Description
This is a predicted structure of a 100-nucleotide RNA (Glycine riboswitch aptamer).

């Protein structure tokens, strides 16, 4: 100097402000405990398809089994989360700052 995993601004969904009981002036706050309910921190699964290995077949760089490996916004619901904050996959800007 460049690049953006990061890092900085912005946008950014889903589901009860359930019930009970104890703290407490009081609580939507903390604990305990019920059943219900979302999926977009994270983690977990999944291979029609792709590679790659091995064995068989086969004029073949073909075909067919085995076995590995790889995904999500899919699926699970451990965790998390169900009024607002906050937090938030992801998307766009940015690069003055932190790291790389």
């Nucleotide at each position: 100097a460049u690049g953006u995993c990061a890092c900085u601004c912005u946008g950014g969904a889903g589901a009860a402000g359930c019930c009970u009981g104890u703290u407490u002036u009081c609580a939507c706050a903390a604990c305990a405990g019920g059943g219900g309910c979302c999926g977009a921190a994270g983690g977990g699964g999944c291979a029609a398809u792709g590679c790659g290995c091995u064995g068989c077949g086969c004029a073949g760089c073909c075909g067919c089994a085995c076995c590995g490996c790889a995904a999500a916004u899919c699926u699970c619901u451990c965790a998390g989360g169900c009024a607002a904050a906050a937090g938030g996959a992801c998307a766009g800007a940015g690069c003055a700052c932190c790291g790389c």
The coordinates come from a structure-prediction model, not an experiment, and the mean pLDDT is 76. The sequence was found by an Rfam model in a public genome assembly.